[in-house]
């Protein structure tokens, strides 16, 4: 260029069109002489923009980032 895939909390990784979870990590508090370690809380995310939908993370469209093919 061209065809594919893939892009969600600080990372990781899920979610038949309806409640955005999990686990780690990071602040607090409780225990504990103190570290560790256990328990309980907080905080934080759908790459952008549009569109169909009562209703989008998920369809549909155009970007953009990355990855892998083939030249």
């Nucleotide at each position: 260029u061209a065809g594919g895939a893939a892009g969600u909390g600080g990372u990781g990784u899920a979610a038949u069109g309806g409640g955005a979870g999990c686990a780690c990590u990071u602040a607090g508090a409780a225990u504990u002489u103190u570290g560790a370690g256990u328990u309980c809380u907080a905080a934080a995310a759908u790459a952008a923009a549009g569109g169909u939908u009562c209703a989008a993370a998920u369809c549909c469209u155009u970007u953009u980032u990355u990855c892998c093919u083939a030249g």
Model confidence (mean pLDDT): 80 of 100. This is a predicted structure of a 71-nucleotide RNA (transfer RNA) from Gephyrocharax atracaudatus. The same sequence occurs in records of 3 taxa. Its Rfam family is "tRNA". By type it is a transfer RNA. Its family is annotated with triplet codon-amino acid adaptor activity in the Gene Ontology. RNAcentral holds the sequence, with entries from ENA.